[in-house]
RNA sequence: UAUAAAGAGUGUUGGAGGGGUCGGGCCCUUUGAAGACACAGCAACCUCUCGAAAGGUGCUAAAUCCCGCAAGUUUACUUGAAAGAUA
Numbered sequence: 001u002a003u004a005a006a007g008a009g010u011g012u013u014g015g016a017g018g019g020g021u022c023g024g025g026c027c028c029u030u031u032g033a034a035g036a037c038a039c040a041g042c043a044a045c046c047u048c049u050c051g052a053a054a055g056g057u058g059c060u061a062a063a064u065c066c067c068g069c070a071a072g073u074u075u076a077c078u079u080g081a082a083a084g085a086u087a
Base pairs, nucleotide, nucleotide: 001087002086003085009039010038011037012036013035017028018027019026022068023067024066025065040060041059042058045056046055047054048051064083069080070079071078072077073076
């Protein structure tokens, strides 16, 4: 600096947590969480022969799961910011 309401998962192992941290919600999970491995897929940031995707990252529940700060208004929404993530 750019991007994010789109897209894409199974198996083995593992054995209780997970959705980044804190607070509040909500959700996933013993019909098996995180992690690891294998294979598959999505995407198109970088490289390249510029694509019918070869190599390097990333990603494959839910909007970055939602809110937190500011402004506006119809008081429940909209817009923006911050923070984090990836390149």
The RNA shown here (SAM riboswitch aptamer (S box leader)) has 87 nucleotides and comes from a sheep gut metagenome. The sequence is in RNAcentral, with records from MGnify. Model confidence (mean pLDDT): 81 of 100. The model forms 93% of the base pairs in the Rfam consensus.